[in-house]
RNA sequence: GAUUUAUACAGAAGCGCGGAGAGAAUAGGCUCUACGAAACGCUGGCAACCUACUCUAUACAAUAGCAAGGUGCUAAUUCCUACCUAAAAAUUUUAGGAAAUAUAAACU
Repeated sequence: GAUUUAUACAGAAGCGCGGAGAGAAUAGGCUCUACGAAACGCUGGCAACCUACUCUAUACAAUAGCAAGGUGCUAAUUCCUACCUAAAAAUUUUAGGAAAUAUAAACU
C1' cells in the first nucleotide's frame, strides 16, 4: 500500500513551541483562527477496537464489567452538500442507500 469485517448524530483540556492558515481528496458552501491557525512536544482527559483480568462459566464464544497494556481520539453529524432511490414540494426539503474517508483488528 491492498483486501475483509465492525463502527462513525455520543464523549473529551491546558501549557510550550510556532507564526498563518485549518476543517481528508475535487468543487460549492459554512465555520474556526493574531483574544494566535496547522505541524510538533509535555501533562491530562474521553472512549472501549485489540491484549490481559473478572462475571455469566462446565470447553469455547456472545453479553456485562474493568481501564493495566497496544492503538486511537480530544470544534461544529465524517461541519454540510455534490452519486442513486422514494415521497412531498416547486427546483427545495425529508428519509434510506451507495461511494469516498477515518479508526481498530485480521490477513497479504
Molecule: SAM riboswitch aptamer (S box leader)
Organism: Microscillaceae bacterium